[in-house]
RNA sequence: AUGGAGAGUUUGAUCCUGGCUCAGAGUGAACGCUGGCGGCGUGCUUAACACAUGCAAGUCGAACGGACAGGGAAGAGGGGUAACUCUUUUCUUUGUGAGUGGCAAACGGGUGAGUAACACGUAAGGGACCUACCCUUGAAAUGGGGAUAACCCGCCGAAAGGCGAGCUAAUACCCAAUAAUACUCCCCACCUGCGGGUGGGUAGUCAAAGUUCUCGCAAGAGAUACAUUUGAGGAGGGCCUUGCGGCCUAUCAGCUUGUUGGUGAGGUAACGGCUCACCAAGGCAACGACGGGUAACCGACCUGAAAGGGUGACCGGUCACAUUGGCACUGAGAUACGGGCCAGACUCCUACGGGAGGCAGCAGUGAGGAAUUUUGGACAAUGCCCGAAAGGGUGAUCCAGCGACGCCGCGUGGAGGACUGAAGGUCUUCGGAUUGUAAACUCCUUUUGGAGGGGACGAAACCCCACUAAAUAAAAUAGGGACAGAUAUUUUUUUUGCAGCAGAAAUUGAGUUUUCGGCUGCAAAAAGUUAGUUAUUUCGGAAAAUAAAGAUAUCUUUCCCAGUUUAUUUAGUGGGAUUGACUGUACCCUCAGAAAAAGUCACGGCUAACUACGUGCCAGCAGCCGCGGUAAUACGUAGGUGGCUAGCGUUACUCGGAAUUACUAGGCGUAAAGCGCAUGCAGGCGGUCAAAUAAGUCAAUUGUGAAAGCCCCUGGCUUAACCAGGGGAGGGCGGUUGAUACUAUUUGACUUGAGUGUGAGAGAGGAAACUGGAAUUCCCGGUGUAGCGGUGAAAUGCGUAGAUAUCGGGAGGAAUACCAAUGGCGAAGGCAGGUUUCUGGAUCAAUACUGACGCUUAGAUGCGAGAGCUAGGGGAGCAAACAGGAUUAGAUACCCUGGUAGUCCUAGCUGUAAACGAUGUUCACUAGGUGUGGGUGGUAUCGACCCCUUCCGCGCCGAAGCUAACGCAUUAAGUGAACCGCCUGGGGAGUACGGCCGCAAGGUUGAAACUCAAAGGAAUUGACGGGGGCCCGCACAAGCGGUGGAGCAUGUGGUUCAAUUCGACGCAACGCGAAGAACCUUACCUGGGCUUGAACAGCUGGUGGUAAAAACCCGAAAGGGUAAUGACCCGCAAGGGAGCCAGUAGAGGUGCUGCAUGGUUGUCGUCAGCUCGUGUCGUGAGAUGUUGGGUUAAGUCCCGCAACGAGCGCAACCCUUAUCCUAUGUUGCUAUUUCACGCAAGUGAAAGCACUCUUAGGAAACUGCCCCGGAUAACGGGGAGGAAGGUGGGGACGACGUCAAAUCAUCAUGGCCCUUAGGUCCAGGGCUACACCCGUGCUACAAUGGGUGGUACAAAGGGAAGCAAGACGGUAACGUGGAGCAAACCCCAAAAAGCCAUCCUCAGUUCGGAUUGUGGGCUGCAAUUCGCCCACAUGAAGUUGGAAUCGCUAGUAAUCGCAGAUCAGCAGGCUGCGGUGAAUACGUUCCCGGGCCUUGUACACACCGCCCGUCACACCACGAAAGCUCGCUGCAACAGAAGUCAGUACUCUAACCCGCAAGGGGGGAAGCUGCCCAAGUUGUGGUUGGUGAUUGGGGUGAAGUCGUAACAAGGUAGCCAUAUCGGAAGGUGUGGCUGGAUCACCUCCUUU
Repeated sequence: AUGGAGAGUUUGAUCCUGGCUCAGAGUGAACGCUGGCGGCGUGCUUAACACAUGCAAGUCGAACGGACAGGGAAGAGGGGUAACUCUUUUCUUUGUGAGUGGCAAACGGGUGAGUAACACGUAAGGGACCUACCCUUGAAAUGGGGAUAACCCGCCGAAAGGCGAGCUAAUACCCAAUAAUACUCCCCACCUGCGGGUGGGUAGUCAAAGUUCUCGCAAGAGAUACAUUUGAGGAGGGCCUUGCGGCCUAUCAGCUUGUUGGUGAGGUAACGGCUCACCAAGGCAACGACGGGUAACCGACCUGAAAGGGUGACCGGUCACAUUGGCACUGAGAUACGGGCCAGACUCCUACGGGAGGCAGCAGUGAGGAAUUUUGGACAAUGCCCGAAAGGGUGAUCCAGCGACGCCGCGUGGAGGACUGAAGGUCUUCGGAUUGUAAACUCCUUUUGGAGGGGACGAAACCCCACUAAAUAAAAUAGGGACAGAUAUUUUUUUUGCAGCAGAAAUUGAGUUUUCGGCUGCAAAAAGUUAGUUAUUUCGGAAAAUAAAGAUAUCUUUCCCAGUUUAUUUAGUGGGAUUGACUGUACCCUCAGAAAAAGUCACGGCUAACUACGUGCCAGCAGCCGCGGUAAUACGUAGGUGGCUAGCGUUACUCGGAAUUACUAGGCGUAAAGCGCAUGCAGGCGGUCAAAUAAGUCAAUUGUGAAAGCCCCUGGCUUAACCAGGGGAGGGCGGUUGAUACUAUUUGACUUGAGUGUGAGAGAGGAAACUGGAAUUCCCGGUGUAGCGGUGAAAUGCGUAGAUAUCGGGAGGAAUACCAAUGGCGAAGGCAGGUUUCUGGAUCAAUACUGACGCUUAGAUGCGAGAGCUAGGGGAGCAAACAGGAUUAGAUACCCUGGUAGUCCUAGCUGUAAACGAUGUUCACUAGGUGUGGGUGGUAUCGACCCCUUCCGCGCCGAAGCUAACGCAUUAAGUGAACCGCCUGGGGAGUACGGCCGCAAGGUUGAAACUCAAAGGAAUUGACGGGGGCCCGCACAAGCGGUGGAGCAUGUGGUUCAAUUCGACGCAACGCGAAGAACCUUACCUGGGCUUGAACAGCUGGUGGUAAAAACCCGAAAGGGUAAUGACCCGCAAGGGAGCCAGUAGAGGUGCUGCAUGGUUGUCGUCAGCUCGUGUCGUGAGAUGUUGGGUUAAGUCCCGCAACGAGCGCAACCCUUAUCCUAUGUUGCUAUUUCACGCAAGUGAAAGCACUCUUAGGAAACUGCCCCGGAUAACGGGGAGGAAGGUGGGGACGACGUCAAAUCAUCAUGGCCCUUAGGUCCAGGGCUACACCCGUGCUACAAUGGGUGGUACAAAGGGAAGCAAGACGGUAACGUGGAGCAAACCCCAAAAAGCCAUCCUCAGUUCGGAUUGUGGGCUGCAAUUCGCCCACAUGAAGUUGGAAUCGCUAGUAAUCGCAGAUCAGCAGGCUGCGGUGAAUACGUUCCCGGGCCUUGUACACACCGCCCGUCACACCACGAAAGCUCGCUGCAACAGAAGUCAGUACUCUAACCCGCAAGGGGGGAAGCUGCCCAAGUUGUGGUUGGUGAUUGGGGUGAAGUCGUAACAAGGUAGCCAUAUCGGAAGGUGUGGCUGGAUCACCUCCUUU
């Protein structure tokens, strides 16, 4: 010392900047849902809006006169027989209403409109003041006088009220006397903070009131009571002055004439321009005057770790106000909330003449509003006013009522209860899970609530009685007190016992008895030592000893006082009696009984808590991010769960988090932010050594900092909230006394900061004048001829009237090649031919001088590129605008030809730029290396260079450090110091309005409404670029052959149709699914049928009737109808199975969703890539590895390297093919041998297995060998051998991933949908349509060909519902018939191109075959829609194909045929097979695709990206605007109520004076006049709002229009300032910037 937490959201991801949002606490709150009890608080924040009704300030008869009513006593009179009664008088007493008089009403209570002020807070001052009641202390109350209310009479008035006449009292009023330390004038002395104080003196002036009580017969006396007068002092209260403190605005910069001061006067309680006359001309202000806006201030309250920020309800202090404005009166005090006068507005009454009123007191009403209570009780308590008192009054106050408005406390039950985890609900993978010990059930408790009963505190005073004391008076009588000393005793607590005293409770006939605690005294015991009254000693352990102090008692001395008794009064003590609104309340006891008592919000993340259903970008949610488009933990509902709990949630506001205004404690190179640059006043800051002072500073002490509150301790309500007591704190202000390091002030020194003098050299520094050459253009002349010029290509333009070109001469203007440079100079802008003159600054070296003279700098002043403006010149070139030509979809552009302002000069203005190092100025410190410009010094040398050192500049690289990173790094963006400027989310906007400046253009200063949740910086990974580098690929090129043109085939689109089923759409859909639509297929259409179904399958029941066969009718068939036969399988049997019928659960679906899915497939791409572990680097995303140097088909390998390894890919392993070997030997083979036949060729057989071949198994190829190159590597080039040579050829094999790629119609499958239909069956039709576009093919266009004849050589396949030989028939398709063959055997089967021979001879043909006709064949129930084939006839287009485009690198292209699958039949398609068999590749500039590295980026859905502006539409807020209008306010006037003050004296006038009187005087009053002045009126300004036809830009909006300006070199690099032009973005000119890519060069640096 008790005190500090963060999260979400910008991105593909990251770090930072930065805003927005959330979690916390709080409230005089309100709203929604809900609601058991009590305590303590609290309750119009809005209309200082209007108010009905009642109450909120009275009291005193002990100031006064009286009226009325009542009681009592006495007297008189009348009546009455009397009792008695009536009237009246006097006295007395009580009460009430009005009046005179006194005090109070200026307090208490309310409200916060005004007020930015000495209003408030705090601290001082008053030598410049006042003060009723109260306290203390002096003095005094004598003698007179005249009125007036009430009352009575009269009159006026509706009323309110008023007038006149008459009577009367006082503590009302007046005069006189007396009086001072009062007041006034004058004088003197002393002191002094010098307008004062103290003391003294002369003269003058000012006072009063009684009542009550006591005594007394009375007269009268008295004062001890209350009042009265006059002094002095006090307390409390007030007034005035001053320092300091606390709001916003400069888009308010100048304000002021009683203003600032003086002299004099007036006025005030008092100072003062407070007021007036005169004089002077001052006073305030950037330390913010004046103006505008807002606001009562404080103690405190909320929040916060604090510093701060916000607030000013309740409670307390101050101020201001009381319907609005003005004014005074009374009074001690008011300019007076419940007083007055006047004026205004409003309301009410009225007889219309005139009057009345003021809730911002308590209740209450209306209105306003989201919103705030009862027209309650009582003066019992606390306080206040009056009174001598009793007492009266008090909506102050104390209480009650209403409201969950807040805080605090309590409850709604507790324990047990699972081998039935009940039922119900919800979910479910159907098994179960959960609600859940929860319930039921058993036992227990009873707060609160309910019922009954008992029952406080708050109450003590005032009053009465007694005692004591004091004061006063009287009387009688001798004591009382204080200090000192001496002696003695004693000192705390508890308990017990005894005694006494009074008390309480119960009890009793009874102070009778018992009990209880209390007090006093005595005794005993115990405890207690930081606490006994204090100190000391001992170290004992006994509460000890000593000393002091105190107390008590006694005695003595000294000093002082008068004491006592009685009476009265007061005070104190004791006793007695009385008083409670709240209230029969708090509290206590008893009874019954778990009984009567739980909600609300949330559940995507932040943020604790999840599932189902419904909904389907709808309905809705949302604090931020965001959720919802058919599987929503985010909407609605339910179940479950979480939080809080008589509350919970929402809204509003404040602080916090937010270090997001940063004092504590932020920033400014690129994120917002350094003024374009300098000079410099005020201001801020300031070197070294001393001295003085003590303002700042520090210390001690002291005053104050109200109470309440806050913090701590303690206590009282059962606890708490709440309340009470004590203490602390309260950052401040004031006083006193000290300290003197630092700062400051003053003084004195110093030299290092700064400056000056002398010397030297460098420089596009500035100004002016003069001057040179090159070049462009123009003019003149010569030569010369048809073009020139210009561009990507052109054209406009110029030129035969002679251009361009070339030569000579001349004119004129502007700019200054080379040198020239990360060179130089300047504060910046900027400065460049040469010479001269004038001139500024810096640097270096050595010294001398001055002695802090310095740094920074708001405002101010000056300079300030280019564009622009004014006036006058000038004008060669260039060149906004403009014109023309091109380009283009357009082209108000880029390009071209022209061309005017302008560019230039002079004199002015403007004052802005990416005015940039995006980096303010100054000073100090903190490793180096290197280059360069200007100097000095040193060494060395004959000299020069070189070398070393040092100072001032300009660059580069780098350490530490800093930074979000990039980067900066002695020229800091490092470490510190001083001062200035600037920033606080993006947009709106550097805009509007206002001010200032400007000739204008404009500049400068500079907002708000509204809107968004981002905007932004740096870096990362990708992707992209009409960026770069390297590399690859039939990518281009080099070639060959095609497509695109024709006809036909086939597929798609489109169109058509009843239907033309569906799918596939760039590459990667389109001879694709479909390896084969006449029916079927078939999914489509039309029509006709069926309905548990045509097929499949579970369960239950039934059945002798099942399988099978089959008749007739209708019908296109399916199907329907009728009728009739009929004995399944297994088992010995029982029975079972199958079938059928019925029922049930459900079948079926080519219906939807490929964007819910599985599986499968395509594609980049057979491209060489894609990743991981560990380590390392980086704050991090990430990087490294994987980059680099080589090499490869390859991330293939080698080398290097902060990397080392590994995985999926590559390669290899597999199949096939090429050579050989071994084995095998039929159906294969036939060299050799033999036999048979044949003239022969040859055929057949046997033997045989050599060859070919078949099928297996092996071998072989690995850069292994040689040479060269390369780095002694990898590898490459060449060679040898070999069947094959550098992955031999081909195939299968497809990394991480991309395309929401394709497919729900192969199949499977979630969800949804249909169920006499969207299922199923049948017939017919359609998928085959046809103006047309496109893709893929076939056949051709011909002679390298076509026809005819002859003839040769394959491979790989297929074959039983099959292939089919030979033979015969037919022109042929084919038919008849059928050997052989389930195949190395037989068949399909003829291979074709080729070769040989011949015809055709370049033509729409002997090319080409479409189309059409006729006749046939085959398959098949069926050939019309709609098959194939054959024969004859017909004989179209087409003569090699525009733009464009495709394939292919070797056994390939091209060309030729063969076979197979599907299949009854149908092949120009597809798949496979072999035959013949080329050309070319220089090479990587370009096109396309891809890989790696690098670069830019505003892209990340990733360029099919992003994005700008006009226009059109809708909505929103704002500006301008002819004006209109509500306010506020200045100035100049008018006006002038009430009222104060002044004046006046026509009128009136009791007190005093004069006078016998009449009367007069003095004084006063009304009236009148004057000054001031509120409302009001007029004129003219200023200013804040409102509104306004129209107009301007701005913002927002899912899909509008036009273009494409920006981001890549964004396709003309972009941007800044300015001017001009244009639908728009924008274009162009001039100057500037890099925040421009790319290439080259230069310079510099690093390494070697």

The prediction has a mean pLDDT of 81. Predicted 3D model of a 1648-nucleotide RNA (small-subunit ribosomal RNA) from a bacterium. It matches the Rfam family "Bacterial small subunit ribosomal RNA". Its family is annotated with ribosome and structural constituent of ribosome in the Gene Ontology. The RNAcentral record of the sequence draws on ENA and SILVA.